[in-house]
Molecule: small-subunit ribosomal RNA
Organism: Patescibacteria group bacterium
């Protein structure tokens, strides 16, 4: 270098959720929030560069400068300066000539000075040309051929570029300039003159142009000097522009019907050109539900922002196109304008005036003023790109290039880097030990990006010159960590925690939500988190949001199936042959402007940026194939559909007839006091004869039984029976038709009960309406009348929970069972009965769906077509507006504003004036109380200086307290301490300790004595006492709602859970239910459960009965009793019945005891923020010469009064008085205390016994006598006198007994209400804690006499199990619904007002184009008209916006008034629609729905 092989071969890498309705749970449903973006503002902070952006609002007005001019090589002509020429003059001065010699000439040189002419520069206005139509700007304005893409055909076109011709000879004004005049000004007049590539007329011509084909028309320009630039005329081309067109490009139908030049032809006008673009004349015609038309809104587009993408949202900057240039209107010129820096005119504003009249137009750079949250320098330069002019040089350019100012955006850097401690200080926190801030600093080396100084120094210019930016950018160098960090959050979403301080206050808050004294949520501080020159907030769009669903949702109960069928537009649509090729497919060119976006390269140090190449542009329009599906043409088919024909069932429809049975009234008899009616009554009818029987008779509605799950209709709905009419379904068939179907927006038809007209009829019912109950009240419910109306014709109404809450057609998917109407079959003599099948119509199931509940061939399953409908609750099916209706009122149908949820199914609980079992002194059956009476004793209230505090339904109240005269005492007054009455260290003193006097109400204090111990190494030390220091101590001060522990209660109720399994998306369920049985979730049996905890039960203590030992202090004795310990005994074991031969339950033996043998101790998860911080302990919080602490006195005991628990009685079952009897547990040395004796007694004296089975406190009712005789007494014993007694330092506030006198209310208690089932009630004593004593009638224990009555669960109360409703769950003491008052908000009505834009009629009518007279004769002018018409006025009428006394409801709103409608059976089931009434929720009446519970009863399933 070739070959081969391998790989590769781009631009298409993309998809997340969370929070919040419940106790809890799944759906549905919003509402929030993370993301990313911005022409953005706003707070706080701020160091530096590069790049891009920068009035979004008043298209409001604008001071000042600029922004479009150029061109002498088109023209003349004026002014200046230089240089020539030239004429005239003058001065000086040469030569020469002349001459009276005074002079005078003529030439020439040098100056000056007028003119005149050339040249050259340069200014000025003017003719003439070209360009001001681009270039900049702005989005008023268009909803439209405006834009954007595709196409066409009847057009223009300067400058440019090819090509071919031409370029002859003339004429006459005019602008300026000057003179003259008006005006303030701007300007304009009249005369004289003058040029041109200005103007005009002629010739000449051609691939020009007209044409009747004969022929007519129609052109220019020169400059300047030798070559060029120019001009004319035809061709054509670039490029640009005008016109047409197919799709595409906003909301609204609460805007459904628009148009008269309108839609189309013919002729003529007119335009560069097509055309109703004009115009005349003829036709009616053109446009629309596939949204005409009206309103509202808006510059389009390429792209930009989001998105996974389809979409959606926008249209700064760049860039294509329209539009506009104060406003409205009109043309002129011109290639090109109906013209942003140009003309006329009309409006408004603004300026300037001599009041006569003129000027102007920043939506061009810059700027000012306003607005407004809010958007820049009255800069440099034409050096670069591009523009105009001009041969050029050049000139002009706010286009551009640049700089300035703003964190407005983006992109990049930087504010130092390394080392530093078991880790300073400050600050914070703390459990006081220590953590954090933290290698952070501080300190030590180190670097210089940036910065500060100096130096050097570009590129942008391809091609002479030329650099505003700029002495910039970049290099070097020197100094020095030096100059540079901030803002937001930390309760969840959502990364980050603590302290203080505040107490629903003060704030916070994007949703959920914090704060009411221990705030991670509010302030501030430490820490932390994120992001960083920025960070946070608001605002807007997108995403999340599948929340409009094409990709990609849905209506059974959550929002949604029109009340039901007929049917037009429209969409879909059997089977097959051929044709076409519109759809569809594929392939191919055009074209999709550039920029952008992507994807390879490439330049600023990197990137943002800039550049280059390609990629894509999903679209559009030719052209080509293809021919399976759709379509379209044409032909055939028979399975959908229809027709026929046998048949066959029916409350289907309509009209007319008609038949009993009942209510009710009339009438006659009989007949007599009541009917009626209710839960009880009353109104009510009845002696003028009701009701009740009996016959007769009218009338009207409405049709028992059969009758069903039954049948029929399209839905409402149809129901005695005959008749006539008459729609539709179904079966079976070999017949005919041949896709004629299927849905179905609009339309139209039927449509329950209510209601409305007219006319008819009216027996029962029966809204309103009256009356009577009830009741707080009762405008209801219950009852007694009762009028519409209910019924009948005929017309409206057009609604129901019109519900299967379930559209309508077809196809397709396991099964079983009933039933209604055909058909075949089998079997039989028939009937029954069996089988298959077609149409119905119930139920129960698989698959499968479904959030679940359920649904399942009558789907809510699979699958297709069509049509209706839904997008959060409330506001609201409301308002306004249409449309329909006599009317009610139907229908269509919104906002404003307000909430974070409303809902739906199912799970656990709770609770029901739900249901079903079951217990308990729950009731019932019975004893005895309490509630009256006196007293004692707690409480409440009141009082007081205090009357200390807690407990307050049950479950406070003889409770804490089982002992308030001091003390307890926690309270008051008065007095007094302050390291304190107690506790530990520290210092010094002194033994401790006793005694005695003074002052005091005492605490306290002054003095005066006595007394000196123990251990020591001989310094001191331990106790204990006084002083003094500071740390402390001390609180019976608050919080039981911060809390341990303790404790009531439900409840000694049978519950309450776990661990695997199993079952549901889950919450959760099962077990623990179900059938027995039991006191008992005790047991048995079943059964997707199996087991296991805590309760039950036992095990434990007492007592009953009995053995056995032992026996002191019990026993006269042996035995018993008794004690003390240790065993027995009782288990449904035995017998019988029941049951399911299980549990287990009646009975009965036998036993001291029988079914837990009595009692007791035991109290399960858990409830009640129960109760206790004063028992005790304890976090916080508060007080610290006093909220502590001592002392004396006084309270805790007051007393109008109310409640609770008691005692004692009201008597004779008893009271007084004599006599005799018998217990048990207990207790005793600071003690119990005998005997004896005193006292009338309390009690005194006494002191024997007892450290207790020894002793001692110690019985009473009972029993036997006697008297009292029904009474306020011989009951009762309150109260109060007198005198005494104990016990204490003290007995007045304030004990307790005793004895005499006194002798009160009470004569058995109202409404209500308590306890209790046997050794129980009830009665009687008796002992004991605490205690000096005792206010004890109270607790807790003892034995003593000793009953009644339940063989039952209908209620009352509490409690369990199962199940059911539920809108509760803080759990029914729940929830929640109207009026009515009060306060804010938004809205509809409203006599009216005010305002705005359109559209009509009349009026007037600038300026201009066209045309018509006229002056003047061609052009021009100019006068006067005609037609259109802006501007103005004026008039009626719509429509839109604002605003209005007033008023109507809506919304929200800690704590208002009335009632309680709803939710359970919500206490009258509850809702719908209608229709009436009512303070209000509502309440009745008629029809309907179950989305009612509970019982029965029918029937169908399922199991057996």
């Nucleotide at each position: 270098a070739a070959a081969u092989c391998u790989u590769u071969u781009c631009a298409a890498u993309g998809a997340a959720g969370a929070g919040u309705u419940u106790g809890a749970u799944c759906c549905u449903g919003g509402c929030u929030c993370a993301g990313g973006a911005u022409u953005a503002a706003c707070g706080c902070u701020g160091g530096c560069g590069g790049u891009g952006u920068g009035u979004a609002u008043a298209a409001u007005a604008c001071a000042u400068g600029c922004a479009a001019g150029u061109c002498g090589a088109g023209c003349g002509c004026c002014c200046u300066g230089c240089a020539c020429u030239u004429u005239g003059u003058u001065u000086a001065u040469a030569a020469c000539c002349u001459u009276u010699u005074g002079g005078g000439g003529u030439u020439g040189u040098a100056g000056g000075u007028a003119g005149a002419g050339u040249g050259c520069a340069g200014g000025g206005a003017g003719c003439g040309g070209c360009g001001g139509a681009c270039g900049a700007g702005u989005g008023a304005g268009u909803a439209a051929c405006g834009c954007g893409u595709u196409g066409g055909a009847a057009c223009c076109u300067g400058c440019c570029c090819u090509a071919a011709a031409c370029u002859c000879a003339g004429g006459g004004a005019u602008a300026g300039c000057c003179c003259a005049c008006u005006g303030a000004a701007a300007a304009g007049u009249g005369g004289a003159u003058u040029a041109a590539u200005a103007c005009c007329g002629g010739a000449u011509a051609g691939u020009c142009c007209c044409u009747a084909c004969g022929g007519g028309g129609u052109a220019a320009a020169g400059a300047u000097u030798u070559a060029u630039c120019g001009g004319u005329u035809u061709a054509g081309g670039a490029g640009g522009g005008g016109c047409c067109u197919g799709c595409g490009u906003a909301g609204u139908a609460u805007c459904a019907g628009c148009u008269u030049g309108u839609u189309g032809g013919u002729g003529a006008g007119g335009u560069a050109a097509u055309g109703g673009c004009u115009u005349a004349c003829c036709a009616a015609g053109g446009c629309u539900a596939u949204g005409a038309c009206g309103u509202u809104u808006a510059g389009c587009u390429g792209g930009u922002c989001u998105g996974a993408g389809a979409g959606g949202a926008u249209g700064a900057u760049c860039a294509g196109c329209c539009a506009c240039g104060a406003u409205g209107g009109g043309a002129c010129u011109g290639a090109g304008a109906c013209a942003c820096g140009g003309c006329c005119c009309a409006u408004a504003c603004u300026c300037c005036u001599a009041c006569g009249g003129g000027a102007g137009g920043c939506a061009g750079c810059a700027g000012u003023a306003a607005g407004g949250a809010a958007u820049c320098u009255u800069c440099c330069g034409c050096a670069a790109u591009g523009g105009g002019c001009g041969a050029a040089a050049g000139c002009c350019u706010g286009a551009c290039g640049g700089a300035g100012c703003a964190a407005c955006a983006c992109c990049g850097c930087g504010u130092g880097a390394u080392c530093g401690a078991c880790g300073a200080a400050g600050c914070c926190c703390c459990u006081u030990g220590g953590g954090g801030u933290g290698u952070a600093a501080a300190g030590g080396u180190c670097u210089u990006u940036u910065c500060u100084g100096a130096a050097g120094g570009a590129a942008u210019a391809a091609u002479u010159c030329u650099g505003a930016a700029u002495g910039u950018a970049c290099u070097u160098c020197a100094g020095g960590a030096a100059u540079a960090a901030g803002c937001a959050c930390c309760g969840g979403c959502u990364a980050a925690c603590u302290a203080c301080g505040u107490g629903c206050c003060a704030g916070c808050a994007g949703c959920c939500g914090c704060g009411g004294u221990a705030a991670u949520a509010c302030g501030u501080a430490g820490g932390g988190u994120g992001c960083a020159a920025g960070c946070g907030u608001u605002a807007u769009c997108c995403g999340g949001a599948a929340u409009a669903a094409u990709u990609g949702g849905g209506c059974g109960u959550a929002a949604a199936g029109c009340g039901u069928c007929u049917g037009u537009a429209g969409g879909c649509g059997u089977u097959u042959u051929g044709a076409u090729a519109a759809g569809u497919u594929a392939g191919g060119u055009a074209u999709u402007a550039a920029a952008g976006u992507c994807u390879g390269g490439g330049g600023c140090u990197c990137a943002a940026c800039c550049u280059u190449a390609g990629a894509a542009a999903u679209g559009u329009a030719c052209c080509u194939a293809a021919a399976a599906c759709u379509g379209u043409c044409a032909g055939a088919a028979u399975a959908g559909a229809g027709u026929c024909a046998u048949g066959a069932a029916g409350a289907g429809g309509c009209a007319a007839g008609u038949g009993g049975a009942a209510u009710u009234c009339u009438g006659u008899g009989a007949g007599u006091a009541g009917g009626g009616g209710u839960a009880a009554u009353a109104u009510c009818c009845g002696u003028a004869g009701a009701u009740c029987c009996a016959c007769a008779g009218a009338g009207g509605a409405a049709c028992a039984c059969c009758a069903a799950a039954a049948g029929c209709g399209a839905a409402g709905g149809c129901a005695g029976c005959u008749u006539g009419c008459u729609g539709g379904u179904c079966a079976u068939g070999u017949a005919c038709u041949g896709a004629c179907g299927c849905u179905g927006a609009g339309a139209g038809a039927c449509g329950a009960a209510a209601g409305c007209g007219u006319g008819g009829g009216g027996a029962g019912c029966g809204a309103a309406c009256a009356g009577g109950a009830u009741u707080a009240g009762a405008u209801a419910c219950c009852c007694u009348g009762g009028u519409a109306g209910u019924c009948c014709a005929c017309g409206c109404c057009g609604u129901a929970a019109a519900c299967g809450a379930u559209g309508g057609a077809u196809a397709c998917u396991c099964g079983g069972u009933g039933u209604u109407g055909g058909a075949g079959g089998g079997c039989u003599c028939g009937a029954c009965c069996c089988c298959u099948u077609c149409a119905g119509u119930g139920c129960c199931u698989a698959a499968g769906c479904u959030a679940a509940c359920g649904c399942g061939a009558u789907a809510a399953g699979u699958a297709u077509c069509c049509c209706g409908c839904c997008u959060g609750g409330g506001g609201a099916g409301u308002a306004c507006g249409g449309u329909c209706g006599c009317a009610a009122g139907a229908u269509u149908a919104a906002a404003a504003c307000u909430c974070a949820a409303a809902g739906g199914a199912a799970u656990a609980g709770a609770c029901g004036g739900g249901g079903a079992c079951c217990c308990a002194c729950a009731c019932a059956a019975g004893c005895g109380g309490u509630g009256g009476a006196g007293c004692a004793u707690g409480g409440g209230g009141u009082u007081u200086a205090a009357u200390u505090c807690g407990a307050u339904a049950a479950u406070a109240a003889g409770c804490g307290g089982g002992g308030a005269a001091c003390c307890u005492u926690a309270c008051c007054a008065a007095g007094a301490c302050u390291u304190g009455a107690c506790a530990u260290c520290c210092u010094g003193g002194g033994a401790a300790u006793c005694u005695c006097a003074g002052a005091g109400a005492a605490a306290u204090u002054u003095g005066a004595g006595a007394g000196u111990g123990c251990c020591g190494c001989a310094a001191g030390g331990a106790a204990c006492c006084c002083a003094g220091u500071g740390a402390c101590a001390g609180g019976u001060g608050c919080u039981g709602c911060a809390u341990g522990g303790u404790u009531g209660u439900c409840g000694u109720c049978a519950g309450c859970u776990c661990g695997u399994g199993c079952c549901u998306u889950g919450a959760g369920g099962u077990g623990u239910u179900c059938g027995g049985u039991u006191a008992a979730g005790u047991c048995c049996g079943u059964a997707a459960a199996c087991g296991a905890g805590c309760g039950c039960a036992a095990c434990c203590c007492u007592u009953g009965u009995c053995c056995u030992a032992u026996g002191u202090u019990g026993u006269a004795u042996u035995u018993u009793u008794c004690a003390u310990a240790g065993g027995a005994g009782a288990c449904c074991g035995c017998c019988u019945c029941g049951c399911a031969c299980a549990a287990c339950g009646g009975g009965g033996a036998g036993g001291a005891a029988g079914g837990u043998a009595a009692g007791g101790a035991u109290g399960a998860c858990g409830u009640c923020a129960a109760a206790u911080c004063a028992g005790c302990a304890u976090g916080g919080c508060c007080c610290u010469u006093a909220u502590g602490u001592c002392u004396u006195g006084g309270g805790c005991g007051a007393c109008a009064c109310c409640c609770g628990u008691g005692c004692u009685a009201c008597a004779a079952u008893g009271g007084a008085c004599g006599g005799u009897a018998c217990a048990a547990a207990g207790g005793g040395c600071u003690g119990c205390a005998a005997a004896g004796g005193a006292g009338u007694a309390a009690u005194c004296c006494g002191g024997a016994g007892c450290c207790a089975a020894u002793c001692c406190c110690u019985a009473a009712a009972a029993c036997c006598g006697u008297u009292c005789u029904c009474a306020g007494u011989u009951c009762g014993g309150a109260u109060u006198g007198a005198a005494g007694g104990c016990u204490g330092c003290a007995a007045u506030u304030c004990g307790c007994c005793u004895u005499c006198a006194u002798g009160a209310a009470g004569u058995u208690g109202g409404a209500a209400u308590c306890g209790c089932u046997a050794g129980u009630a009830a009665c009687c004593g008796c002992g004991u804690a605490u205690c000096a004593g005792c206010c004890a009638u109270g607790g807790c224990g003892c034995a003593g006499u000793g009953a009644a009555u339940a063989u039952g669960u209908u209620c009352c109360u509490g409690g369990g199990u199962c199940u059911u409703g539920u809108a509760c769950u803080c759990a029914c003491c729940g929830c929640c619904c109207g009026u009515c008052a009060c306060a804010u908000g938004a809205u509809g009505a409203g006599a009216g007002g005010u305002g705005g834009g359109g559209g009509c009629g009349c009026c007037c009518g600038a300026a201009g184009u066209a045309c018509c007279u006229g002056a003047u004769u061609u052009a021009u002018u100019u006068a006067g008209g005609u037609c259109c018409u802006a501007a103005g006025g004026u008039g009626a009428a719509a429509c839109c916006a604002c605003u209005g006394a007033u008023u109507g409801g809506c919304a929200u709103g800690a704590a208002g008034u009335c009632g309680u409608a709803a939710c359970a059976a919500g206490g009258u089931a509850u809702c719908c629609g209608u229709a009436g009434g009512a303070g209000a929720a509502c309440c009745u009446g008629c029809g309907g729905a179950u989305g009612g519970a509970a019982c029965a009863c029918c029937u169908c399933c399922u199991u057996u």